[in-house]
RNA sequence: GGUAGAGGCGCGGAUUUUAUCAGUAGGCAGCCGUACAUGUCAGGCAUGGAAGAGGGCUGCUGAAAGGAACAUCCGCCGAAGGGGAAAUUUGCCUGGACAUUUUUCUUCUGGGCGCAUGGUGAAGAACCAUGUGACUGUCAUCUGUAAGAUGGAGUGCUACU
Repeated sequence: GGUAGAGGCGCGGAUUUUAUCAGUAGGCAGCCGUACAUGUCAGGCAUGGAAGAGGGCUGCUGAAAGGAACAUCCGCCGAAGGGGAAAUUUGCCUGGACAUUUUUCUUCUGGGCGCAUGGUGAAGAACCAUGUGACUGUCAUCUGUAAGAUGGAGUGCUACU
């Protein structure tokens, strides 16, 4: 260097179902009311609007996406996740911003769990980051060989070659 493999509340993806989102957005009707409203922001352009838009209240009707849980299946064991940079897709046009899609490079993290703080989020769900605690796999060193202590990191560990 190559091949195979292990860690375990292990990792990722797809799909079904369920709850949430939410009696919310939207639609229709009535009443009030009066000049702008919508296409993310600026300019432009377009569309709707005194046959009363947008807005408010009431009644009837009434979602979806993102996020989550369980199950099944598939692919796996840097599985994968986070940060940074660049390019890229979409959002009427132009330019920047913002959001979003995909890809590449780089950097950090052995793994899951609990707690604290912060963030995302509609959320008291869930996730992410940081810190911390015990647990767990693995290697090294040490000891009274019993288990344990200390330290390391996946560019690791085991087997074969």
About this RNA: The RNA shown here (Lysine riboswitch aptamer) has 161 nucleotides and comes from uncultured Eubacterium sp. It matches the Rfam family "Lysine riboswitch aptamer". Rfam describes the family as follows. Riboswitches are metabolite binding domains within certain messenger RNAs that serve as precision sensors for their corresponding targets. The prediction has a mean pLDDT of 80. NCBI's taxonomy places the organism under Bacteria, Clostridia, Eubacteriales, Eubacteriaceae, Eubacterium. The sequence is in RNAcentral, with records from MGnify.